The RNA shown here (transfer RNA) has 72 nucleotides and comes from a Lachnospiraceae bacterium. Lineage of the source: Bacteria > Bacillati > Bacillota > Lachnospirales > Lachnospiraceae. Its Rfam family is "tRNA". By type it is a transfer RNA. RNAcentral holds the sequence, with entries from ENA.
This record gives sequence, structure tokens and C1' cells, in this order.
RNA sequence: GGAUACUUAGUUCAGUGGUAGAACAAUCGUCUCAUAAACGAUAAGUCAUCGGUUCGAUUCCGAUAGUAUCCA
Repeated sequence: GGAUACUUAGUUCAGUGGUAGAACAAUCGUCUCAUAAACGAUAAGUCAUCGGUUCGAUUCCGAUAGUAUCCA
């Protein structure tokens, strides 16, 4: 320098155009003499950034940034 893939909650990941979810972690509660476990609830997201298409974009297109792999 070229090619490909990826970027979503604190972490690991779902989500193929119609108001964004799970597990773990966190907080609170129930249970217990107490702790753990178990059970229930709550909070936590400008979906990497900027533009475009569309009535409507996490999703489609382009550019930029970052990460990984391959080629040179």
C1' cells in the first nucleotide's frame, strides 16, 4: 500500500426496514439467626462518527475513525 470482517448496556453477545433485547455484573427487596445460593424488581444505550436513500434506518449505500485477519 491492497483485500476482508467487525464496532449495539459495565462485560460477552442477539437483533436482515416499523418505538432495542438476553446472559453475567450492579442496586433494591423476599427468604435466613447471619452470609451464600435461590426468587422477584429496578436502573443502565445520542446502536463508533458524519452524510445519503426511505413515510420510517441498529438494519440499505458512501466517507471517516478504531480493532482483527490475510496478501504485498